Record summary
Predicted 3D model of an 85-nucleotide RNA (transfer RNA) from a Solirubrobacteraceae bacterium. The RNAcentral record of the sequence draws on ENA. It matches the Rfam family "tRNA". Rfam describes the family as follows. Transfer RNA (tRNA) molecules are approximately 80 nucleotides in length. The family's RNA type in Rfam is transfer RNA. Gene Ontology term of the family: triplet codon-amino acid adaptor activity.

[in-house]
Parts: sequence; C1' cells; structure tokens
RNA sequence: GCCCCGGUGUUGGAACUUGGCAGACAAGAUGGACUCAAAAUCCAUUGUCCGAAAGGACGUGUGGGUUCGAAUCCCACCCGGGGCA
Repeated sequence: GCCCCGGUGUUGGAACUUGGCAGACAAGAUGGACUCAAAAUCCAUUGUCCGAAAGGACGUGUGGGUUCGAAUCCCACCCGGGGCA
C1' cells in the first nucleotide's frame, strides 16, 4: 500500500439480511421482600438532558450525503483485529 471483519448504555451483546418503537437478552448497579444478620432467591428500576408532572429534545466511532424516515444504504476519515504484498 491493497483486501476482509469490527466500533451501539457501566459491561458483554442483539437489532444491519428486508431502512420504519434503538438498546432485546444477560451481567453489573440502586431500591424493596425474605433472614437475627448475610449469602442465595424473588420483585421493581436502570442511555443523557430539560420538566413538578404530562411530555419534549438528543443519542449507535467522527464528519458529510441519499431518503418522508438511517444503527442499517453511499462517500471520506479515525480506532481495533486478521490476511496479502
């Protein structure tokens, strides 16, 4: 230099095939139940910001583009892994 794969909450990891409610599921965390106490187990909550609430805005590595609509498609770049030379 060229080719391939990947980057999503605190963490692992889905949704990409076929553009249409982002974060399923699990771990962790917080609160509660149980217990003399704890562990285990069970229940609830858990992206950020504004708001008393209702609700609203933003958010998928970065910046653009296409589209009514982009995590998903296109372009450039950044980072990580692998292969070829």